This is a predicted structure of a 96-nucleotide RNA (Glycine riboswitch aptamer) from Paenibacillus sp. GP183. Its mean pLDDT, the model's own confidence on a scale to 100, is 78. The sequence is in RNAcentral, with records from Rfam.
[in-house]
């Protein structure tokens, strides 16, 4: 002066799965908030393979996820979340 993974913030896109039952504040309605059951997986959070280390071995440690539990969260619409994508700033400095 090229400006890689990686992070961070900004903006866009973003699934799933009871308008379920009972109770339910001002008359009633919608109805928050309790309480039961059942269901979802893509905040978070456990687990776990192949290879690697150590060991004579039996075993131990490491070891990813969008798989897997569902603790936590969620569970018409609407709003909030939202793994991940793509677009940009910024920080950095791998390569040349």
């Nucleotide at each position: 002066a090229u400006g890689a993974u990686a992070a961070u913030g900004c903006a866009g896109g973003g699934a799933g799965a009871g308008a379920c039952u009972g109770u339910g504040a001002a008359a009633g309605a919608c109805g928050a908030g309790c309480a039961g059951c059942g269901c979802c997986g893509a905040a978070g959070g456990a687990g776990u393979a192949a290879g690697c280390c150590c060991g004579g071995a039996c075993g131990g440690g490491u070891g990813a996820a969008u798989c897997u539990c569902u603790c936590a969260g969620g569970u018409a619409c609407c709003g909030a979340g939202g793994a991940c994508c793509u677009g940009u700033a910024u920080u950095g400095g791998a390569c040349g």